[in-house]
C1' cells in the first nucleotide's frame, strides 16, 4: 500500500424494498412484613455524505470507526 467483511436502542441481536422488533438494561406500579423472584405499563435505534425508487435498516458510491486477508 491493496483486498475484505461489518456499522440497527445502554448492551446482545432480527427485520425478502412497503406500520423499526425481540432479549437485557432503566423508570413506574403490582406482589412481598421487607427484598428477591415473578407480573403490567413507560422509555429508548438504523455510523455521516450523496445516488437509485412512488418509497430505502435493506440496493449503489464516498468517507469515518472496527474486525480479518496479502505485502
Nucleotide at each position: 500500500g491493496g483486498g475484505u467483511g461489518u456499522a440497527u436502542a445502554g448492551u446482545u441481536c432480527a427485520a425478502u424494498g412497503g406500520u423499526a422488533g425481540a432479549a437485557u438494561g432503566g423508570a413506574c406500579g403490582g406482589c412481598u412484613c421487607c427484598a428477591g423472584a415473578c407480573c403490567g405499563u413507560c422509555u429508548g435505534a438504523u455510523g455521516u455524505c450523496a445516488g437509485u425508487u412512488c418509497a430505502a435498516u435493506u440496493c449503489u458510491g464516498a468517507c469515518u470507526g472496527c474486525g480479518c486477508c496479502c505485502a
Overview: RNAcentral holds the sequence, with entries from ENA. This is a predicted structure of a 71-nucleotide RNA (transfer RNA) from a Thermoplasmatota archaeon. The source organism's lineage runs through Archaea, Methanobacteriati and Thermoplasmatota. The prediction has a mean pLDDT of 84. Its Rfam family is "tRNA". About the family: Transfer RNA (tRNA) molecules are approximately 80 nucleotides in length.